[in-house]
Context: one part of a larger RNA
Molecule: small-subunit ribosomal RNA, 5' domain
Organism: Picea mariana
RNA sequence: GGAUGAAUGCUGGCGGCAUGCUUAACACAUGCAAGUCAGACGGGAAGUGGUGUUUCCAGUGGUGGAUGGGUGAGUAACGCGUAAGAACCUACCUUUGGGAGGGGAACAAUAGCUGGAAACAACUGCUAAUACCCCAUAGGCUGAGGAGAAAAAGGAGGAAUCCACCCAAGGAGGGGCUCGCAUAUGAUUAGUUAGUUGGUGAGGCAAUGGCUUACCAAGGCGACGAUCAGUAGCUAGUCCGAGAGGAUGAUCAGCCACACUGGGACUGAGACACGACCCAGACUCUUACGGGAGGUAGCAGUGGGGAAUUUUCCGCAAUGGGUGAAAGCCUGAUGGAGCAAUGUCACGUGAAGGCAGAAGGCCCACGGGUCAUGAACUUCUUUUCGUAGAGAAGAAACAAUGACGGUAUCUGAGGAAUAAGCAUCGGCUAACUCUAUGCCAGCAACCAUGGUAAGACAGAGGAUGCAAGCGUUAUUC
Repeated sequence: GGAUGAAUGCUGGCGGCAUGCUUAACACAUGCAAGUCAGACGGGAAGUGGUGUUUCCAGUGGUGGAUGGGUGAGUAACGCGUAAGAACCUACCUUUGGGAGGGGAACAAUAGCUGGAAACAACUGCUAAUACCCCAUAGGCUGAGGAGAAAAAGGAGGAAUCCACCCAAGGAGGGGCUCGCAUAUGAUUAGUUAGUUGGUGAGGCAAUGGCUUACCAAGGCGACGAUCAGUAGCUAGUCCGAGAGGAUGAUCAGCCACACUGGGACUGAGACACGACCCAGACUCUUACGGGAGGUAGCAGUGGGGAAUUUUCCGCAAUGGGUGAAAGCCUGAUGGAGCAAUGUCACGUGAAGGCAGAAGGCCCACGGGUCAUGAACUUCUUUUCGUAGAGAAGAAACAAUGACGGUAUCUGAGGAAUAAGCAUCGGCUAACUCUAUGCCAGCAACCAUGGUAAGACAGAGGAUGCAAGCGUUAUUC
């Protein structure tokens, strides 16, 4: 000198764009953050004088809650980065070739009844389906010569047709696995390892594999640093630097890991699942003491910790996601507004003229000098400001549809009006005098300064630097 997710002191006009718990992965009141489909299905209700149309509701069923969003605790690892590989899976999307024949039994809900303080649960009986089961069929699979196991569903419409369904083979995108290299510190950590290293058989998995198991062998790693210990999410990037390199990993993007703590599986194409389940634990709430309920590292918000970090806001109008045939519904993703000089960029706080060199302050050799064209005064302008009027683009797709927002922007009249501070002035380092103080009070990064004329302390006048900021502190180059 640069930089910062900064903090702090003094000060503070405005706009655009960004950024905003770095600490306690501490505890959380309240609201919202994942639903949707009646064109799969039976039923109940509202409405109507009644039917029909319509609307709503719990349930069965489908699909999505494995995405999106958060955090960085753990992890020194095939976790990440990069370059390869073979023994794999893949819902939705897409291409191609086929197919959807026949039958059956239930279980919810509704209706009863019982238990319980509640959460909820048990029993009896009825019923539907794109829910479930059986038979048949199969250019496929296993497999050996004999065979075995295994599919399907309908809905809407007057119809054409459309949307769903099943099998097989591809595609795309996604994922699982293996491996070369690379990935910070310590030797005041030198030995370490028993499913450990390899083989065979078996099991298991979508798949390879000690992944698991029985038996056999005794291997495997290590001074090219094993093991152990402490620290740490990794990267594209970011900051500094001429570069080499050093530091770092906020925002944004990719990957990984986690979801009160520990463990476990279920469902499913996909999870061992943030707003699912089971068990244990700590904590909180509740209870009729028998038992129950909960999980903000989602968005706001509260307490706490801390030098320190925002609103319990608006909208689905746009972009995207889920679902649906669609209309639509849902979406704290997202789009916006609010708060904060936190950063960065831009603009302003007037402009031109003006010597009687005004008053006043300070200095003085008492002659004067300086603040200083600065003010007053004259003429002008209106960025900004307040006010009145007009008023978007963003909407694609004929029309309709805008949270932002009466916002941005434009026009009119108004009046210099609404707007300057902070630090420094001995040297480093740009900028000097007076007064007061008297090794005191103090200053200070370093050298140093202050003991009666202090350019170094304090005040004043003046000056210098930067400027809506300026200093200080912290960290880093």